Small-subunit ribosomal RNA from an uncultured Candidatus Saccharibacteria bacterium, 1504 nucleotides, folded computationally.
Its mean pLDDT, the model's own confidence on a scale to 100, is 82.
[in-house]
């Protein structure tokens, strides 16, 4: 550290799966030892039986033994014996009294905070312990124990009677103790101050020990705060002692901890309140790290002892081995009552996949008590038992090749197992046995459970000890043989349908080893919840807008100041034990002792002031006002307008309109379409119009008025960060739909008609209602798309368009002042008028080039992007918010809440199930997608084919048997260039078994003529018989017989194979180095642009070149030269054979043209544009055919599936189907006679002449191993007469009869021919098809091969000798480019739904059966407390509260359930084809309505 699996291939997204490590583990095989650990994870379910907490006689009065002295008395002469009493020592001990039974042992139910970990507080208490002060005086009263009577099965119990204490009580004393007070003080602070209350046990060995107050340490315990602590919002509002206050009560001790009175708060989106689930930590495991899991052992801390609920005792408890009371449950009972609680330590029993022994000891450590000795201690500390865990050890070492036997494998040589064993030599570690023999003892004796154990010595002897998974790939490691989608495998891909390195077994292989596999769980891998570390145009992913805005997040430029964050110092504190270093101890390790680090965190002190953050001032570039102006279908209302549509009226008019691919429904003589005019209503606003505008989005278009929202430009002035984003909220929000009143032309969901179709609930017509419109409410969703949130800032251009602004100028337009002339008029004689005419000051529009703002398009650098693409309108490079994804499917489903009139929206899951779902690009493939070319493809033609009879061939039927293969084009006159026997393979009988052939070995005292004759026999053959050769005399050939190897097979598999073949297709293509382009498949070269028969050539080109195809080279032919020249003696010519020319668009002209090259037309030439023919088949497809040509692997038969022989059968016949012949006649039959060919065979042959036969044929033999004789004088068609004369015929010959030939062992089945007879269907063939473009088609004869005979078949050979091709729309086929694809088995493709069967899971459900939790009422145990009474007690009454149970409601949750609803998965079922191609009507999305179904219609978006 990654690997595997979606695809034909590839990038990506993205899910699964695998290797790692670990575990209180369990099964499965399997096992030598040791040493440390560890060991009910489930029933906190139930428990016999034993032990687990006692102990103090140095508190006590007694009792009990024993010893010892006493010694009343008793029996004895007496010694003795007994022996009352009474002291004393040892010992023991029920009871009373003391400590201690709150420790220590176990469990994890409960509990999400009355916990737990961290840090830290003040209002407490503390038995024994230390220290330190003082005290320990006087009296009394009773009780167990005893006795004595009584009740009861028991368990216990009552009542007389006495009895002790360190038991209990009263007094004294006493304070630095308790209470109240006075001074004092802001509040404190006092060994001040007055008053009041409170103590004791004794004991002695005289050293001391016990007690009893008080201060004060130490232990421990109590509260009390902060700050961390699972999922869930499909739990959002919770609370009544509930929050404070006052004031009492209560505790050790604050406090609503209780309780009265006051106030209404208290807590919540930073998650209250409720559901669910869990003891918490130090720590384990996993990780590179942050994390994520986990919390068994061992330490801390909590909680619990049958459930529930209560208190007493005490320093400590609401008590595991005490008590009271309810319940369940087990026991025991005389039925009346009674005992009990293993979650101590064993053990039993049920549960379970699963967790030991009813073991030894208190010797060690530690605990109770006790002055001690000492008792107790299932704590403990040993054993035991389990491969459960970890660590160590062993199963021998060295030599040892004939590479041994077995065993597998085999090309049969040979390998491998394998130095492996055998053998030799050597060790003795474990194990056995036998001998010594410890530490642990502290405490000079004494004390060892463990144990005669750890260690040491010696003896025997390799002697006592190896498995278990895997071996297709990830994953190290292969073969044989069995099986045959069958048994099975399998973690994921996936393996298995007859040659399985995937199933079983065997061999050999790897891996780890006293184990090893499996399965269960965790954490890696997984950067697949991304803090480190992910993303959202198109893969899941930007909410319909983000307008307005509230929390909240973040936020310009500057000064001061504080120090919360921030750095940073010191410091306590983070229990030990793990972890990690270091040393040292069990022989090593594991494992343990010491010591160091380290516990990254918390709190306190202090520093510092850059950044954030607070507070104070100031600033103007962010935001925003104010002014002055620009565009616009921006909104809302009102008003007015004209074309078109349908209606009505009326005029004209007279047969048809209408509609469609073709129709028809449909409207018309009751007068329609058409046409004039007139009225009436509704909805919609042409053209400008535009990649244009506006607006947050949805939207928004006819003109005018009002109102009024935003946006830009310019430029002064002002305010002073007032900004950005936005969860939750408010708002708008197409279309369809809804409610309520209107309104209604056209249009049109539903509906009826008519077509269309197999069917058509559709598309197409013909009517047509809702809605479409208007007001007022509602719904709240679309592919509401740029599929691309908002907001600020950086970064190459070039080009359009929309609107401002600004400089400077030109061009055109329009306004037309001052002026110049001129003509009228007046008259005041230079002035006014007035008309022209000059002139261009100024106004106004417009374009044009530049600049600069703001929007809106198009290309395109960098950057990015998986690719597509994006790119200053970013999908680049950054900051700030916020909303969403997390594998498909189930499902935007279901439950459950919100909103809705309703449809329904929004929120938003499991279970199950699959190994992929998906984006994008690639090369094919096809498309009822385009584009361009080819071809006897059409098309023009000529002659068939389908009809007829017959031939031969297949299917099918039949049969004994009808052998087998081939069997869409690319079978079917095919394999078959020849089935009467034979061939034969196939039936029927008959025989033979080393065999009809072939090799080898061995054995024969066979023969040596492989022969001959007879019996039988259908023959094969069985049987018997006779005959004996040659010699170099050893034997050898030869042949035969027997045995063994083997032998034979047209059995099987062409889907194991070779070879050969057929198809696209003689189509122009297929492919490759190098470069170059692409993350990659691939892609370019080979696209274009021309050209060609051609990927022929040429231009032009990130591509240069090459191969294989094409051409050419080969081979016939048509021309000529030369040369040969036999069977011809010569010559021509024809011919023969062999070598050579020739033909290149080379040359000429037109034309088109860059070129190549194309078209016409000439010349020359035998030939002219590939001359005409053949051979020649590219990478490859079709798992094409062929194991019956041949070869061949593996299976299969061996007295048959071999082999030999007779007969049959492949020749069968209601039927169908392919390819042929003969015809149907006159372009034709028949007769006569006249002509002209090539190829070709020939000695087991071809056969001349000549002769017989009507004829096939026969006699006969010349000639020939052939350019020489023969088939064969070779031909027919043809041509010349003649006849028939339109008929079923003088057409046609089928089909039968007889009489012959020939071949051949054989001619019945089953041959070919001859000759007379006999003369069927057929009068040119439907629908459909097939050939051919020139010496072809047609049409006419002749030859081979095969072969004894057979031919209408197949090869070739020549005569004769046509017609048509405007052309590329259509139909097949093929070829190149482009374009969609959800297709790659590649459209015979892929896919959807509804029904039906079987299967899993899971919603709803009338109910119905359970857990829980709330409230209210009833009931009201034990007990505390309280208030009373009096017989002051272990009394009694009454009261609050109060488990348990009961009643009523109500919440949450769980199981079961008739019937139901949809999922999901399944054999090849049904119906249909709805999506992918323009999928045959483009599809999608929202929404309504129909409809077996997929889906169709309406409306409005969208381009995917």
């Nucleotide at each position: 550290a990654g690997a595997g699996u979606u695809u034909g291939a590839u990038c990506c997204c993205g899910g699964c799966u695998c290797a790692g490590g670990a575990u209180u583990a369990a099964c499965g095989c399997u096992a030598g030892c040791g040493a440390u650990g560890u060991g009910c994870c489930u029933a906190a379910g139930g428990u016999a039986u034993g032990c687990a907490a006692g102990u103090c006689g140095a508190a006590c009065g007694g009792u009990u033994g024993u010893u010892u002295u006493u010694g009343a008395g008793u029996a004895g002469c007496a010694a003795u014996a007994c022996g009352a009493u009474a002291a004393a020592a040892c010992a023991a001990u029920a009871g009373u009294g003391g400590c201690a039974g709150a420790c220590g042992g176990c469990u994890g139910a409960g509990u999400a905070a009355u916990a737990u970990a961290c840090a830290g507080g003040a209002a407490u208490c503390u038995u024994c312990c230390c220290c330190g002060a003082a005290c320990u005086c006087g009296g009394g009263c009773a009780u167990a124990g005893c006795u004595c009577a009584c009740c009861g099965a028991a368990a216990g119990g009552u009542g007389g009677g006495g009895u002790a204490a360190a038991a209990c009580c009263c007094g004294a004393u006493a304070a630095a103790c308790c209470c109240u007070u006075a001074c004092g003080u802001a509040a404190a602070a006092g060994u001040g101050u007055a008053g009041g209350g409170c103590a004791a046990a004794a004991c002695u060995a005289c050293g001391g020990u016990g007690g009893u107050u008080c201060g004060g340490g130490a232990u421990g315990a109590g509260c009390c705060u902060g700050u961390a602590u699972c999922c869930u919002a499909u739990c959002a509002g919770g609370u009544a002692g509930u929050u404070g206050g006052u004031g009492a009560g209560g505790u050790a001790a604050u406090g609503g901890c209780u309780c009265a009175c006051c106030a209404a708060g208290c807590c919540u989106a930073u998650g209250a309140c409720g559901g669910g689930u869990a003891g918490c930590u130090g720590g384990u495991c996993u990780u590179a790290g942050a994390g994520g899991a986990u919390g068994g052992c061992c330490a801390g801390c909590c909680a619990g002892a049958c459930u529930g609920g209560g208190a007493c005792u005490g320093a400590g408890a609401u008590a595991c081995g005490g008590c009271c009371c309810a319940g369940a449950c087990u026991c025991c009972u005389a039925c009346g009552g009674g005992a009990g609680g293993c979650a101590g330590c064993a053990a039993c029993u049920a549960g379970g996949a699963a967790u030991u022994a009813u073991g030894u000891g208190c010797a060690a450590u530690g605990g109770a008590c006790g002055c001690a000795a000492g008792u107790c201690u299932g704590a403990c500390a040993c054993u035991g038992c389990g491969a459960c865990a970890u660590c160590g050890c062993g199963u021998g070492a060295a030599g040892g090749a004939u590479g041994a036997a077995g065993a597998u494998c085999u090309u049969a040589g040979g390998a491998u197992u394998g130095u492996a064993a055998a053998c030799u030599u050597c060790u003795u570690u474990u194990a056995u046995c036998g001998g010594g023999g410890a530490a642990c003892a502290a405490g000079u004796u004494c004390u060892g459970a463990g144990u005669g154990u750890a260690c040491c010595c010696g003896a025997u002897g390799a002697a006592u000890a190896a498995g278990u998974g895997c071996c297709u790939g990830c994953c190290a490691a292969c073969c044989a043989c069995g099986u045959g989608c069958c048994a099975g495998a399998a973690g994921c891909a996936u393996c298995g349908g007859u040659a399985a390195u995937a199933c079983g077994u065997g061999g050999g292989g790897c891996a780890c080893g006293a184990g090893c596999g499996u399965u269960a769980u965790c954490c890696g891998g997984a950067u697949u919840u991304a803090c480190u570390g992910g993303g959202c145009g198109u893969a899941a992913a930007g909410a319909g807008a983000u307008g307005c805005g509230u929390a909240g997040g973040u936020g310009u430029u500057u000064u001061a100041g504080u120090a919360a964050g921030u750095u940073u110092u010191a410091u306590g504190u983070u229990a030990a034990a793990u972890c990690c270093c270091a040393a040292c101890a069990c022989u090593c390790a594991a494992u343990g002792u010491u010591g160091g680090a380290a516990c990254u965190g918390c709190g306190u002190a202090g520093a510092a002031a850059a950044c954030u953050a607070c507070u104070a001032g100031a600033a103007u570039u962010g935001a925003g006002u104010u002014a002055g102006g620009u565009a616009g279908a921006g909104a809302u209302a009102g008003a007015g307008g004209g074309a078109a549509u349908u209606c009505c009226u009326g005029g004209u008019g007279g047969a048809g309109c209408g509609g469609u691919u073709a129709a028809a429904u449909g409207c018309g003589u009751u007068g329609a379409u058409a046409u004039c005019a007139g009225g009436a209503g509704g909805a919609a606003c042409a053209c400008c119009a535009a990649a244009g505008g506006c607006g947050a989005a949805g939207g928004c278009a006819c003109u005018c008025u009002a109102u009024u929202g935003g946006a830009c430009c310019u430029a002064u002035a002002c305010u002073g960060a007032c900004a950005c984003u936005a969860a939750g909220g408010c708002u708008c929000g197409a279309a369809a739909g809804c409610g309520u009143g209107g309104g209604g032309a056209g249009c049109a969901a539903a509906a009826c008609g008519g077509a269309u179709u197999a069917g058509a609930u559709a598309c197409c017509c013909g009517u047509g209602u809702a809605g479409u419109c208007c007001a007022c409410g509602c719904u709240g969703u679309a592919a509401a798309c740029u599929a691309u949130c908002c907001c600020u800032g950086u970064u190459a251009g070039a080009u359009g368009u929309c609107u401002g602004u600004c400089u400077a100028a030109a061009u055109c337009u329009u306004u037309g002042a001052a002026u110049u002339c001129c003509c009228c008029g007046a008259c005041u004689u230079g002035u006014c008028g007035g008309g022209g005419u000059u002139g261009g000051a100024u106004u106004g529009g417009a374009u044009u080039c530049g600049a600069u703002g703001g929007g809106u398009g198009u290309c395109g650098c960098a950057g990015c992007u998986a690719a597509c693409g994006c790119g200053u309108u970013a999908a680049a490079c950054a900051g700030g918010g916020c909303g969403c994804c997390u594998g498909g499917g189930g499902a935007g489903u279901a439950c459950g809440g919100u909103c809705g009139c309703a449809a329904g929206a929004c929120u938003a899951a499991a279970a199950c199930u699959c190994a992929a779902a998906g984006g994008a690009a690639u090369u094919g493939a096809c498309g009822g997608g385009g584009a361009c070319c080819c071809g006897c493809a059409c098309a023009a033609g000529c002659a068939g084919u389908g009809g007829a009879g017959c031939g031969c061939c297949u299917g099918g039927u039949u049969u004994a048997a009808u052998u087998c293969g081939a069997u869409g084009a690319u079978c079917a006159g095919c394999g078959a260039a020849g089935a009467a026997c034979c061939u034969c393979a196939c039936c029927u009988a008959g025989g033979c078994u080393u065999g009809a052939a072939c090799u080898g070995u061995a054995u024969c005292u066979g023969c040596u003529a492989a022969g001959c004759c007879g019996a039988u026999g259908a023959a094969a053959g069985u049987c018997g018989g006779a005959a004996u050769c040659c010699u170099u005399c050893g034997a050898g050939g030869g042949u035969g017989a027997u045995a063994c190897a083997g032998a034979g097979g047209u059995g099987c598999u062409g889907c194991a194979u070779g070879g050969c073949u057929g198809u696209c297709g003689u189509c122009a293509g297929c492919u490759c180095g190098u470069g170059u382009c692409g993350u990659g498949a691939g892609a370019u070269g080979u696209a274009g642009g021309g050209u060609u028969a051609a990927g022929u050539c040429c231009c032009a080109c990130a591509a240069c070149g090459a191969g294989c195809g094409c051409a050419a080279c080969c081979c016939c032919u048509a021309u000529c030269u030369g040369a040969u020249g036999u069977u011809a003696a010569a010559a021509u010519u024809a011919c023969u054979u062999c070598a050579g020319a020739g033909a290149c668009u080379g040359c000429c002209c037109c034309a088109u043209c860059u070129c190549a090259g194309u078209g016409g037309g000439g010349a020359g030439g035998a030939a002219g544009g590939a001359g005409g023919g053949g051979a020649u088949g590219a990478c490859g497809u079709c798992c094409a055919g062929u194991c019956u040509u041949c070869a061949u692997g593996g299976c299969c038969c061996u007295u048959a599936u071999g082999u030999c022989u007779a007969g049959g059968g492949c020749u069968a016949c209601a039927c169908a189907g392919a390819c042929g012949c003969u015809a149907c006649a006159a372009u034709g039959g028949c007769u006569a006679u006249u002509a002209c060919a090539a190829u070709g065979g020939g000695u087991u042959g071809c056969c001349a002449a000549a002769c017989c036969g009507c004829g096939a044929g026969g006699u006969g033999g010349a000639g020939c191993u052939a350019a020489u004789c023969c088939c064969a004088u070779c031909a027919a068609a043809a041509a010349u007469a003649g006849u028939c004369u339109c008929a079923g015929u003088u057409c046609a010959g089928a089909u039968u009869g007889c009489a012959g030939g020939c071949u051949g062992c054989a001619a019945c089945u089953c041959g070919c021919c001859u000759g007379c007879a006999u003369g069927a269907a057929g009068u040119c063939g439907g629908a459909a098809u097939u050939g051919c473009u020139a010496g072809u088609a047609a049409u006419c004869g002749u030859g081979c091969a095969u072969c004894a005979g057979c031919g209408u078949g197949g090869c070739a050979c020549g005569g004769u000798g046509a017609a048509u091709a405007c052309g590329u729309u259509c139909u097949c086929g093929g070829g190149u480019c482009u374009u969609g694809u959800a297709c790659a088995c590649a459209c015979c493709g892929c896919c959807c739904g509804u029904c039906a069967g079987g299967g899993c899971a899971u919603g709803g459900g009338a109910g119905u059966c359970g857990c829980u939790c709330u409230u209210g009422c009833u009931c009201g145990a034990a007990g505390u407390c309280c208030u009373g009474c009096u017989a002051u007690a272990u009394g009694u009454a009454g009261g609050c509260c109060g488990a348990c149970a009961g009643u009523a409601a109500g919440g949450g949750u769980g199981g079961c359930g008739a019937c139901u609803g949809g999922g999901c998965u399944u054999a090849a079922g049904u119906c249909g084809u709805a999506a992918c191609a323009a999928g045959g009507u483009a599809g999608c999305c929202g929404u309504a309505g129909g409809g077996g179904a997929a889906u169709c219609u309406g409306c409005g978006g969208c381009u995917g």